Large-subunit ribosomal RNA, domain II from a Bacteroidia bacterium, 686 nucleotides, folded computationally. The full RNA is in RNAcentral, with records from ENA. NCBI's taxonomy places the organism under Bacteria, Pseudomonadati, Bacteroidota, Bacteroidia.
Context: one part of a larger RNA
RNA sequence: ACCUACGAGUUACGGUCAUUGGCAAGGUUAAGUACUAGAGGUACGGAGCCGAAGCGAAAGCGAGUCUGAAGAGGGCGUAUAGUCAGUGGCUGUAGACGCGAAACCAAGUGAUCUACCCAUGGUCAGGUUGAAGGUUGGGUAACACCAAUUGGAGGACCGAACCGUUAAGCGUUGAAAAGCUUUCGGAUGAACUGUGGGUAGGGGUGAAAGGCUAAUCAAACUUGGAGAUAGCUCGUACUCCCCGAAAUGCAUUUAGGUGCAGCCUGUGAAUAGACUAUUAUGAGGUAGAGCGACUGAUUGGAUGCGAGGGCUUCACCGCCUAUCAAGUCCAGAUAAACUCCGAAUGCGUAAUAGUUGUAUCAUGGAGUGAGGGCGCGGGUGCUAAGGUCCGCGUCCGAGAGGAGAAGAAUCCGGACCAUCAGCUAAGGUCCCCAAAUACCGGUUAAGUUGACAAAACGAAGUCGAACUGCAAAGACAGCUAGGAUGUUGGCUUGGAAGCAGCCAUUCAUUUAAAGAGUGCGUAACAGCUCACUAGUCGAGCAGGUUGGCGUGGAUAAUACACGGGCAUAAACCGGUUACCGAAGCUAUGGAACUCAGAGUAUUUUGAGUUGGUAGGGGAGCAUUCCAUUGGCCUUGAAGAUAAGGGAGCGACCCUUGUUGGAGCUGAUGGAAAAGCAAAUGUAGGU
Numbered sequence: 001a002c003c004u005a006c007g008a009g010u011u012a013c014g015g016u017c018a019u020u021g022g023c024a025a026g027g028u029u030a031a032g033u034a035c036u037a038g039a040g041g042u043a044c045g046g047a048g049c050c051g052a053a054g055c056g057a058a059a060g061c062g063a064g065u066c067u068g069a070a071g072a073g074g075g076c077g078u079a080u081a082g083u084c085a086g087u088g089g090c091u092g093u094a095g096a097c098g099c100g101a102a103a104c105c106a107a108g109u110g111a112u113c114u115a116c117c118c119a120u121g122g123u124c125a126g127g128u129u130g131a132a133g134g135u136u137g138g139g140u141a142a143c144a145c146c147a148a149u150u151g152g153a154g155g156a157c158c159g160a161a162c163c164g165u166u167a168a169g170c171g172u173u174g175a176a177a178a179g180c181u182u183u184c185g186g187a188u189g190a191a192c193u194g195u196g197g198g199u200a201g202g203g204g205u206g207a208a209a210g211g212c213u214a215a216u217c218a219a220a221c222u223u224g225g226a227g228a229u230a231g232c233u234c235g236u237a238c239u240c241c242c243c244g245a246a247a248u249g250c251a252u253u254u255a256g257g258u259g260c261a262g263c264c265u266g267u268g269a270a271u272a273g274a275c276u277a278u279u280a281u282g283a284g285g286u287a288g289a290g291c292g293a294c295u296g297a298u299u300g301g302a303u304g305c306g307a308g309g310g311c312u313u314c315a316c317c318g319c320c321u322a323u324c325a326a327g328u329c330c331a332g333a334u335a336a337a338c339u340c341c342g343a344a345u346g347c348g349u350a351a352u353a354g355u356u357g358u359a360u361c362a363u364g365g366a367g368u369g370a371g372g373g374c375g376c377g378g379g380u381g382c383u384a385a386g387g388u389c390c391g392c393g394u395c396c397g398a399g400a401g402g403a404g405a406a407g408a409a410u411c412c413g414g415a416c417c418a419u420c421a422g423c424u425a426a427g428g429u430c431c432c433c434a435a436a437u438a439c440c441g442g443u444u445a446a447g448u449u450g451a452c453a454a455a456a457c458g459a460a461g462u463c464g465a466a467c468u469g470c471a472a473a474g475a476c477a478g479c480u481a482g483g484a485u486g487u488u489g490g491c492u493u494g495g496a497a498g499c500a501g502c503c504a505u506u507c508a509u510u511u512a513a514a515g516a517g518u519g520c521g522u523a524a525c526a527g528c529u530c531a532c533u534a535g536u537c538g539a540g541c542a543g544g545u546u547g548g549c550g551u552g553g554a555u556a557a558u559a560c561a562c563g564g565g566c567a568u569a570a571a572c573c574g575g576u577u578a579c580c581g582a583a584g585c586u587a588u589g590g591a592a593c594u595c596a597g598a599g600u601a602u603u604u605u606g607a608g609u610u611g612g613u614a615g616g617g618g619a620g621c622a623u624u625c626c627a628u629u630g631g632c633c634u635u636g637a638a639g640a641u642a643a644g645g646g647a648g649c650g651a652c653c654c655u656u657g658u659u660g661g662a663g664c665u666g667a668u669g670g671a672a673a674a675g676c677a678a679a680u681g682u683a684g685g686u
Stems, first nucleotide, its partner, number of pairs: 001686006011094013026050003032044005054061002064076004097235002100232001104225006115199009124189001126158003129154001133150006162186003167182004201217001203213003238620006248261005262368002264365006273356010288341001289339002295335002299331005306324002308321004371396010401412003416590004421586003427580003430565003436577001438576006449567002457552002461549005467543004478536005484509003489503003515530001519528002591610008621675001623672010639659008
């Protein structure tokens, strides 16, 4: 892991509601006794219980009573239906659907492991060092002191046994629930060890690590209280049909729990309700707008009450200002907690029409009380978040199907069943891949694009639109020629001659035209050039504004995000006609349910409905046993296995063959140890 078997809402006594039956202003017996011989039943038994009257704290009164001064008002009552039993739903008390703690307490068992202690024994190869003391000699006045020798001390040294375990490797379903190899510490001591004994669980023992106390220790083990408790996790078993939620409000030692309300469902009463459209009539202060209409906030300009600073003055008067600034005027502009204004929607009431499984009341049963995405209106945040908090809507949740390459909630669309029929939606029609290599008019040259998302800014990309100016009296570009004179204008300067700088009546003349000079250049001149003009040429040229599609800007880690192939359309924009495309709609057949009608005995007609988690309701199938009543069976029961059938939706049932070898079962009722895929379920097998 698989298979098989087992495995979870039960039982008792109360309560409540529904339902079935008996009796009914009444209903009913309990224990017990007698008879019977039983799943037991019949009779007796009226104690007791519930109901028929309530109100008041009570005395008490009574269809009333209490409060009260009250014939007031108000509270609770009165205008009748109960009771007993069966069954079902839910609930209370019990272990109360099953399994599951860590823990707590009691009584006991443990020091054969280990900690410490007591008593009594045992063990420590070999080697090294050489303390005190002694002796002899030297030495001293005597000591001291020195040398040699003797001696044999030590939690002394090296190192086996023994005790330990520093490091590494191996081992890690091990050879071993702590080992093996190498290495290492102690090894006459606070050493190690044998035997016997002592200390016991909030206790012991501890050279102290919360260590050890029998592979168990921040409180051992065994049994009991005990099925402790578990607002927690997991699991909770056959079928079909009808309806179908919630993730909200308030409260909570409350926040992952619960109570009440909301939302779901069954039953009864009852016939109101909801939505859409139109009409009529109301309330309101949002969006917007506005602010010489308030309250605040606020920019620039003009003016300048007043103030500051400076000047002046003995003082007053007065003058000036790169300062501040009331008020007024002009122009602009602001607000969730501003409003002179003010919608659209939405909301209230009424009427009409249409659609609709529809309000309300009473009562039985719930679940939910972690929600989430998207669009819109907002708060918060960074106008960040797949963020967070509200409101309106929607979908997922509890919703399958098609599109979006893939995908909870985006788009389309709500799956009763069947069909090798048709039409469409979103989205598509070159191939993968069903359907246009369709048509018309444009755009793009970047593989832009064909999924999403790229900005400020830059650029004779390219296609449009409107506009301004020049142009056959010849534009624009090119080429040819001119571009002069007073004059080197004046000043300045070493010089300044169009061209360092300053000045200005930048003037005048000749001209087709030519600046007191556009740039280069010179020390200054010179020189080149431009403006401007003529000729040549012969048709458009120049400029800004605006729109479309493109371009640069453009940077991420394997080789690449068009779904891919690929495509110059099979890209983009506008338009047209076909086709494809879903469980949508239609067609044909069938099933169930609801309502309405007919009709009567189960039929028929019409209209509609039938996605579904938690959950409510309804109808059935199967298993074991019992009662009654029928059947089958050695000419083969149950069981096993294979095939077929069901006029069963299904749970399931029936028939036949083979096997098997002794019991089985229909109908109507009854009673349950009554259905397994899950619980890291239990046991066995493989």
Description:
Model confidence (mean pLDDT): 82 of 100.